[in-house]
RNA sequence: GGAUAAGGUUAAGCGCCAGAACCGCCGCAAGGCGGUUGACGAGGUAAGGGGUUUAUCGAAGUUUUCGGCGGAUGCCCCUCGGUGUAUCACCACCGUUAACCAUGCUUUAAAUACCGGGAGCAAUCCCGGGGACAAAGAGCAUGCGGUGAUAAAA
Numbered sequence: 001g002g003a004u005a006a007g008g009u010u011a012a013g014c015g016c017c018a019g020a021a022c023c024g025c026c027g028c029a030a031g032g033c034g035g036u037u038g039a040c041g042a043g044g045u046a047a048g049g050g051g052u053u054u055a056u057c058g059a060a061g062u063u064u065u066c067g068g069c070g071g072a073u074g075c076c077c078c079u080c081g082g083u084g085u086a087u088c089a090c091c092a093c094c095g096u097u098a099a100c101c102a103u104g105c106u107u108u109a110a111a112u113a114c115c116g117g118g119a120g121c122a123a124u125c126c127c128g129g130g131g132a133c134a135a136a137g138a139g140c141a142u143g144c145g146g147u148g149a150u151a152a153a154a
Base pairs, nucleotide, nucleotide: 014070015069016068017067019066020037021036022035023034024033025032026031040058041057042056047079048078049077050076051075052074080095081094082093083092084091086150087149088148089147090146101143102142103141104140105139106138107137114129115128116127117126118125119124
């Protein structure tokens, strides 16, 4: 230094790079070796199990935040649970903050850009400063909601 085994830690625009582009070196050339780029935040798990992949929202940019692989808090199904006046069954919508929907209020954006500094031959990367600009979602409030049987009340 490598391989194998075990254990621990680390994540969700999260990890990786064999397409592609760019940089350096070698080479007459074809090309080879090495390196760089390859998602900016907000939001989202979580009752259990299974399945599935193009799994939300805007900002920037217009060149690659392209393309590919894996994963993922999404979605679907079952069980269980909650709500729809109490109980049961069905139905519908949801998931322990447990209807959908409507209205109102609340909810620290970050990068880009600009200025300054640092590393590298370079592509490029890192740090700091001041000032901004979103949408969805979520929370609170108000409004708004089944069928049948039984019971209670009026």